Annotation
A computed fold for an 80-nucleotide RNA from a Thermoleophilaceae bacterium, annotated as c-di-GMP-I riboswitch aptamer. It was read from a public genome assembly, where an Rfam model found it. The source organism's lineage runs through Bacteria, Bacillati, Thermoleophilia, Thermoleophilales and Thermoleophilaceae.
RNA sequence: CUCAUGAAAAGGCAAACCCACCGCGAGGCGGGGGCGCAAAGCCAGGGGCCUCGCUCAUGCGAGGCAGCCCAGUUGCCAAG
Numbered sequence: 001c002u003c004a005u006g007a008a009a010a011g012g013c014a015a016a017c018c019c020a021c022c023g024c025g026a027g028g029c030g031g032g033g034g035c036g037c038a039a040a041g042c043c044a045g046g047g048g049c050c051u052c053g054c055u056c057a058u059g060c061g062a063g064g065c066a067g068c069c070c071a072g073u074u075g076c077c078a079a080g
Stems, first nucleotide, its partner, number of pairs: 005080001012037002017032003021028002035067001041073002045070003048065007
């Protein structure tokens, strides 16, 4: 110096829920609020879940979720 694991410290993010706004909706955004998180930073490539429309059905199309998983990518500290 790098990789894996991760004690401590400095910090970081922010669930449910409430208010306001946007959206047919899933949901998003801002404020409050903290369940939790070592990537709960970014990212829609592969799965999965959710919404809307069409279809007799099978299915098809258009959206959403990264705090569901995998993949990709960046990153603070550093005991053992």